[in-house]
Context: one part of a larger RNA
RNA sequence: UUGGGCGUAAAGAGUGCGUAGGCGGGAUGGCCAGUCAGACGUGAAAGCCCGGAGCUCAACUCCGGAAUAGCAUCUGAAACUACCAUUCUUGAGGAUAGAUGGAGAAAACGGAAUUCCACGUGUAGCGGUGAAAUGCGUAGAUAUGUGGAAGAACACCAGUGGCGUAAGCGGUUUUCUAAUUUACUCCUGACGCUGAGGUACGAAAGCUAGGGGAUCAAACAGGAUUAGAUACCCUGGUAGUCCUAGCUGUAAACGAUGCAUACUUGAUGUAGGAAGAAUCAACCCUUCCUGUGUCGAAGCUAACGCGUUAAGUAUGCCGCCUGGGGAGUACACUCGCAAGGGUGAAACUC
Numbered sequence: 001u002u003g004g005g006c007g008u009a010a011a012g013a014g015u016g017c018g019u020a021g022g023c024g025g026g027a028u029g030g031c032c033a034g035u036c037a038g039a040c041g042u043g044a045a046a047g048c049c050c051g052g053a054g055c056u057c058a059a060c061u062c063c064g065g066a067a068u069a070g071c072a073u074c075u076g077a078a079a080c081u082a083c084c085a086u087u088c089u090u091g092a093g094g095a096u097a098g099a100u101g102g103a104g105a106a107a108a109c110g111g112a113a114u115u116c117c118a119c120g121u122g123u124a125g126c127g128g129u130g131a132a133a134u135g136c137g138u139a140g141a142u143a144u145g146u147g148g149a150a151g152a153a154c155a156c157c158a159g160u161g162g163c164g165u166a167a168g169c170g171g172u173u174u175u176c177u178a179a180u181u182u183a184c185u186c187c188u189g190a191c192g193c194u195g196a197g198g199u200a201c202g203a204a205a206g207c208u209a210g211g212g213g214a215u216c217a218a219a220c221a222g223g224a225u226u227a228g229a230u231a232c233c234c235u236g237g238u239a240g241u242c243c244u245a246g247c248u249g250u251a252a253a254c255g256a257u258g259c260a261u262a263c264u265u266g267a268u269g270u271a272g273g274a275a276g277a278a279u280c281a282a283c284c285c286u287u288c289c290u291g292u293g294u295c296g297a298a299g300c301u302a303a304c305g306c307g308u309u310a311a312g313u314a315u316g317c318c319g320c321c322u323g324g325g326g327a328g329u330a331c332a333c334u335c336g337c338a339a340g341g342g343u344g345a346a347a348c349u350c
Base pairs, nucleotide, nucleotide: 003322004321005320006319007304008303012318014201015200016199017198021194022193023192025088026087027086028085029084030083033081034080035077036076037075038074039073041071042070049065050064051063052062053061054060091191092188093187094186096183097182098181099180100179103177104176105175106174107173108172109171110154114150115149116148117147118146119145120144121143125136126135162169163168206247207246208245209244210243211242216240220236221235222234223233258317259316260315261314262313263312266295267294268293269292270291271290272289273288274287275286276285299306300305323350324349325348332343333342334341335340
């Protein structure tokens, strides 16, 4: 390379948007570039293959034939692909009327708790643990009451429930922005799918500058435990945790499962919507759509398991894998303020 693969054995990029490219719905007509057929030329000789011949056979040699991808020219076919023209509505998008949600951004507000401050009541303990001690407390703590301040997070509702492409999102209200879905079948008429590069977003930790600092808490200090204890437990405690602006660009960024489309028995929950039947009106019930779970036919799988939300059956496009270690290392390039990120070997060894 071919082949075979990528839930767990090596292997799906963290996620979107999108350029080039690849691929692309139905009908009619045209064209003949691809495609197909025929003819002709070329396709050296030797070799391979077939038939003969010559060395006593064979190897070997000689003669004849056949074959040869491809390329070029000419003639023809018109189904498919491409292209051109016209057209259609089911893919895609839009309009109208509803519905839904912790989707995003900004601002304002609320109560509980925590810590601190002031004052009051009150007196000897509090706290903590397996047990203790460090610590706090007669300069009045803990407890309790009143008032005040600050910062952060939003109990119950809360649910294999919802929303978001992913990261993620949960007190209340308002404003702005975006999305999904249902019904009707009104409009456009293939406008689509994927996507190398590219670009945007991207938990936590970390970095820069400026704020903020209640809680918790790396580092650090002390007390315990222990043979030791640079830990687990306890008392403290700084970065950080929060906000603004910028950087970083990684995670078991996981469903360890790329995206899109079509097809293939079912059962049962749940969320949103629609229609029907019933009813005074609903609930219950029946059917359909969209999502999210559980169990399971066929099928698949090495097994576990997956099973209309496929790991089944197929198609299109992208990414990735090719024994373990060395190693996600070295070197080089590139990005970054740095930390470090991206790309990414070999010798050697088993």

Source information: A computed fold for a 350-nucleotide part of an RNA from a metagenome, annotated as small-subunit ribosomal RNA, central domain. The coordinates come from a structure-prediction model, not an experiment, and the mean pLDDT is 87. Rfam family: Bacterial small subunit ribosomal RNA. Gene Ontology terms of the family: ribosome and structural constituent of ribosome.